[in-house]
């Protein structure tokens, strides 16, 4: 320097043009001698950033940033 894969809640991840969602976690209640488990509510997301393109964009283009896999290349 190139290809390609990844970024989306506090963690793992789903969602490839039409209401941003699971599961673990945190919050409150319930039950419990009590912790733990169990059940019930809930709270958290400028979907890497910056533009395009559409009536609509986490999803499609372009450009960048951050990690990783590979490849060439100098030494």
């Nucleotide at each position: 320097a190139g290809a390609c894969c990844a970024g989306u809640g506090g963690c793992g991840c789903a969602g490839u043009g039409g209401u941003a969602g699971c599961g673990c976690a945190g919050a409150a209640g319930a039950c419990u001698c009590u912790u733990a488990a169990u059940c019930u509510u809930u709270u958290g997301g400028u979907c890497g950033u910056g533009g395009g393109u559409u009536c609509g964009a986490a999803u499609c283009c372009c450009a960048c940033c951050u990690g990783g896999u590979c490849u060439a290349c100098c030494a």
Predicted 3D model of a 75-nucleotide RNA (transfer RNA) from an uncultured bacterium. Rfam family: tRNA. Gene Ontology term of the family: triplet codon-amino acid adaptor activity. It was read from a public genome assembly.